RNA sequence: GGGGGUGUAGCUCAGUGGCAGAGUGUUUGACUGCAGAUCAACAGGUCUCCAGUUCAAACCUGGAUGCCCCCA
Numbered sequence: 001g002g003g004g005g006u007g008u009a010g011c012u013c014a015g016u017g018g019c020a021g022a023g024u025g026u027u028u029g030a031c032u033g034c035a036g037a038u039c040a041a042c043a044g045g046u047c048u049c050c051a052g053u054u055c056a057a058a059c060c061u062g063g064a065u066g067c068c069c070c071c072a
Base pairs, nucleotide, nucleotide: 001071002070003069004068005067006066007065010024011023012022013021018055027041028040029039030038048064049063050062051061052060
């Protein structure tokens, strides 16, 4: 330099056009002599950024950018 993949909650990931979710973790409560385990509840999001398409975009299109892989 060329090509491909990928970016969504603290972490691991789902969601492929119509209300942003799960597991786990954090916090609070129940239980316990204390803790763990278990149960319940709450909180936690600029869906990497910019622009475009659309009535409507995490999702489609273009560009930028972080990370990973291949080629040179």

Predicted 3D model of a 72-nucleotide RNA (transfer RNA) from Austrofundulus limnaeus. It matches the Rfam family "tRNA". Rfam links the family to the GO term triplet codon-amino acid adaptor activity. The sequence is in RNAcentral, with records from Rfam. Its mean pLDDT, the model's own confidence on a scale to 100, is 81.